This is a predicted structure of a 268-nucleotide RNA (Bacterial large signal recognition particle RNA) from a Clostridiales bacterium. Rfam family: Bacterial large signal recognition particle RNA. The family's RNA type in Rfam is non-coding RNA gene. Of the family's consensus pairs, 90% are formed in the model.
RNA sequence: CCGUGCUAGCCGGGGAGUCAGCGGAUCCCUGUACUCGCAAUCCGCUAUAGCGGGGGUGAUGCCUGCAAUAGGCUCCUCUCUUGUGGGGCCAAUGGCCCUGUCCGUGAAGUGUUGACAAUUAAGUCCCGCGCAAUAGCUGCUUGUGAACCGCGUCAGGUCCGGAAGGAAGCAGCGCUAAGCAAAUACGGCUAUGUGCCGCGGGGGUGCUUGAUUCGAGCUGAGCGGCGGGAUACCGCCCGGAAGGGAAUGCCAACCUGCGGGCGCACGG
Numbered sequence: 001c002c003g004u005g006c007u008a009g010c011c012g013g014g015g016a017g018u019c020a021g022c023g024g025a026u027c028c029c030u031g032u033a034c035u036c037g038c039a040a041u042c043c044g045c046u047a048u049a050g051c052g053g054g055g056g057u058g059a060u061g062c063c064u065g066c067a068a069u070a071g072g073c074u075c076c077u078c079u080c081u082u083g084u085g086g087g088g089c090c091a092a093u094g095g096c097c098c099u100g101u102c103c104g105u106g107a108a109g110u111g112u113u114g115a116c117a118a119u120u121a122a123g124u125c126c127c128g129c130g131c132a133a134u135a136g137c138u139g140c141u142u143g144u145g146a147a148c149c150g151c152g153u154c155a156g157g158u159c160c161g162g163a164a165g166g167a168a169g170c171a172g173c174g175c176u177a178a179g180c181a182a183a184u185a186c187g188g189c190u191a192u193g194u195g196c197c198g199c200g201g202g203g204g205u206g207c208u209u210g211a212u213u214c215g216a217g218c219u220g221a222g223c224g225g226c227g228g229g230a231u232a233c234c235g236c237c238c239g240g241a242a243g244g245g246a247a248u249g250c251c252a253a254c255c256u257g258c259g260g261g262c263g264c265a266c267g268g
């Protein structure tokens, strides 16, 4: 150096997740890679960390370190979005809303046919009284209204009387009380969500009208300044939740690159 036989190894790996930890089931990545049985409220094991059978390949074929990289994870940090709890706001002295002002500006209107201001009178307001209106009751008026127990007159009849005469008195007639009904012009009383009404008193802040004095301003939407209030919404601050992104860190498949390691027996 060559040949034969065999052995180790290999016939997929990785991430998440679970677990004290490892491997298996599951999901995902890579990409092609023997098979059967076991198992998720589980199975097997313990740093040589699935177990038990069968098959193939086989040391130029495997093992291993580093780099690079698909992919995955990343408490904490930064940032964005969504929804949420709290805070009238200390950071922006917020937006919107309400309100005040001898403040500024100012569209427009008004004013020498007299603004503002001042004085005065009246009204508006309150109290009392009156008048009126309305409503109720009542009086007045009319009608009706008592078998007897209301009045008058009382036929007949009754009673007293010798008679003259007298007495009580039913029916009838007339009248009337209470009551009932009508009418409501008039009188009285009471009340009032009443009144272009009158008189007296009070009040005088505002407003209206009139008169007098003075003689040039007055009103003012909107905007701004300053101050106060409110917190439904927007914004802001604080807290926590879910999701996305960034940074950092960790693991890392396939392929690639640079290194390292590795048999036994026999024959020529």
Base pairs, nucleotide, nucleotide: 001268002267003266004265005264006263009057010056011055012030013029014028015027016026020046021045022044023043024042034054035053036052037051038050061262062261063260064259065258066257067256071251072250073249077246078245079244080243081242082241084239085238086237087236089235094234095233097229098228099227100226101225103224104223105222108219109218110217117213118212119211120210121209122208123207124206125202126201127200128199129198130197131195132194133192134191135190136189137188138187139186141182142181143180144179150175151174152173153172158167159166160165

RNAcentral holds the sequence, with entries from ENA.